[in-house]
Context: one part of a larger RNA
RNA sequence: GGAUGAACGCUGGCGGCGUGCUUAACACAUUCUAGUCGAACGGGCGACGGGGAGCUUGCUCCCCCGAGCUAGUGGCGGACGGGUGAGUAACGCGUGAGUAACCUGCCUUUCUCUGGGGAAUAACAUCGCGAAAGUGGUGCUAAUACCGCAUAACGUAUUCGGAUCGCAUGUUCUGAGUACCAAAGGAUUUAUUUGGAGAAAGAUGGGCUCGCGUCUGAUUAGGUAGUUGGUGGGGUAAAGGCCUACCAAGCCGACGAUCAGUAGCCGGACUGAGAGGAAGGUCCCCCACACUGGAACUGAGACACGGUCCAGACUCCUACGGGAGGCAGCAGUGAGGAAUAUUGGACAAUGGAUGGAAAUCUGAUCCAGCCAUGCCGCGUGCAGGAAUACGGUCCUAUGGAUUUUAAACUGCUUUCGUAUGGGAGCAAUAAGUGCUACGCGUAGCGCGAUGAGAGUACCAUACGAAUAAGCAUCGGCUAACUCCGUGCCAGCAGCCGCGGUAAUACGGAGGAUGCAAGCGUUAUCC
Numbered sequence: 001g002g003a004u005g006a007a008c009g010c011u012g013g014c015g016g017c018g019u020g021c022u023u024a025a026c027a028c029a030u031u032c033u034a035g036u037c038g039a040a041c042g043g044g045c046g047a048c049g050g051g052g053a054g055c056u057u058g059c060u061c062c063c064c065c066g067a068g069c070u071a072g073u074g075g076c077g078g079a080c081g082g083g084u085g086a087g088u089a090a091c092g093c094g095u096g097a098g099u100a101a102c103c104u105g106c107c108u109u110u111c112u113c114u115g116g117g118g119a120a121u122a123a124c125a126u127c128g129c130g131a132a133a134g135u136g137g138u139g140c141u142a143a144u145a146c147c148g149c150a151u152a153a154c155g156u157a158u159u160c161g162g163a164u165c166g167c168a169u170g171u172u173c174u175g176a177g178u179a180c181c182a183a184a185g186g187a188u189u190u191a192u193u194u195g196g197a198g199a200a201a202g203a204u205g206g207g208c209u210c211g212c213g214u215c216u217g218a219u220u221a222g223g224u225a226g227u228u229g230g231u232g233g234g235g236u237a238a239a240g241g242c243c244u245a246c247c248a249a250g251c252c253g254a255c256g257a258u259c260a261g262u263a264g265c266c267g268g269a270c271u272g273a274g275a276g277g278a279a280g281g282u283c284c285c286c287c288a289c290a291c292u293g294g295a296a297c298u299g300a301g302a303c304a305c306g307g308u309c310c311a312g313a314c315u316c317c318u319a320c321g322g323g324a325g326g327c328a329g330c331a332g333u334g335a336g337g338a339a340u341a342u343u344g345g346a347c348a349a350u351g352g353a354u355g356g357a358a359a360u361c362u363g364a365u366c367c368a369g370c371c372a373u374g375c376c377g378c379g380u381g382c383a384g385g386a387a388u389a390c391g392g393u394c395c396u397a398u399g400g401a402u403u404u405u406a407a408a409c410u411g412c413u414u415u416c417g418u419a420u421g422g423g424a425g426c427a428a429u430a431a432g433u434g435c436u437a438c439g440c441g442u443a444g445c446g447c448g449a450u451g452a453g454a455g456u457a458c459c460a461u462a463c464g465a466a467u468a469a470g471c472a473u474c475g476g477c478u479a480a481c482u483c484c485g486u487g488c489c490a491g492c493a494g495c496c497g498c499g500g501u502a503a504u505a506c507g508g509a510g511g512a513u514g515c516a517a518g519c520g521u522u523a524u525c526c
Base pairs, nucleotide, nucleotide: 001526002525003524004523006522007521008520009519010518013378014377015376016375017374018373020370021336026334027333028332030331032329035076036075037074040073041072043070044069045068049064050063051062052061053060054059055058083289084288085287092214093213094212095211096210097209098208099207102206103205107202108201109200110199111198112197113196114195115149117147118146124139125138126137127136128135129134155180156179157178158177159176160175161174162173163172165170185194186193187192215261216260217259222252223251224250227249228248229247230246231245232244233243234242264286267283270277271276291312292311293310294309295308314325315324316323317322342368344367345366346365350364351362352361353360354359381412382411383410384409391403392402393401394400395399417463418462419461420460421459422458426453432447433446434445435444436443437442438441470515471514472513473512474511475496476495477494481510482509483508484507485506491498492497
């Protein structure tokens, strides 16, 4: 000198764009953060309308149709998105390969199929238990829920052949035989449409393996028994001591094993001429975690932040028998700390889940609020104006120097401000509808609701210099000097050093210098 997620002191006009618990992965009151589908299913409620009966003539009861709403079963999604960095020195990450050892819901393409049955169960009804959380018995019922049967290949397993390729096990293609495995309907204007099952491929996303790279300590030198390898078996989507039985005795290590300490990694960011050093906040990618420890279930995918079970600590409720909870989601509270924000608005846009769609949900996201916390921009006026006024300060003191064209005064302007009026872009489209094209259900082009921010940005008019300057320093380094006070005192100080009676170094004043809505100090890195 540069830099910072900064803090502190003094000061503070505005705007744009960013940033904002670095400490206790400490504990959390309260609201919200993951739902959706009635075009899968049986029920329940039921507006409007229609019919009938009774009469008290405007009410009641019954029946039909039934928009709409919906607890429950069922489907898809809760594995994404969002948070944090505790753990991890590791194939965790980065980079480059491999998978002839693998999986992949939704999406795209192609081929084929969608036949015929069965038994239940929630809801509901009823009887109980319990303070509650909840739960039991009996009875009835539906499905795209569940289970057989049929059909069966380019599927799977296996037997016998042929060909081909490679990288060792082997791969790929193909012929014949045997065995096994599927399905679900819904909506309709009856023309369709949307689903379901099997297979092949693609895309996307992942799993696993390997080469190289990845902090400190030798005042850590030996470490290791599932340890290293083999065979058989098991397990997995998949190779493998991943697991198990037996056999062998290996394997790693001064090219630093093991142990200990520290730490999420990278793209990037800071500094530096570079080499390098130091550090990974915001954003992006990957990983790990979700009160602590363990475990599996479901599922295409989890060993699952707002799922389940067990154990533990803590908090809460209790009728003492037993129960409930998990903010490292967004706000917010307490605590810790030098220190870090609102218990805000909206789904208008982008994206996501569900749905045929309308739409619903979305603290993702988009906005607004707070903070000079950072960067950038603007302003605090401009021109003229000398009796160089008054006042202050200093001196060689009837006078002069300086503050000083500075002010006053005159003229001008109106960014900002205040008031009034106008007023955006962000909106693309959805449902629907018109036209055109063709391979006839798709594409293209038109029309066509919807704005949180916000009456904001912006524009116009009016007014009036009106609303707006500080901080640090002035001995040398280092730009900027005098007076007074003090008298090794009080104090200053980054280093050298100042102060003991004329201190440009302490305190005040005047003046000056530097930067400027900031300026200084502290901390840390280069």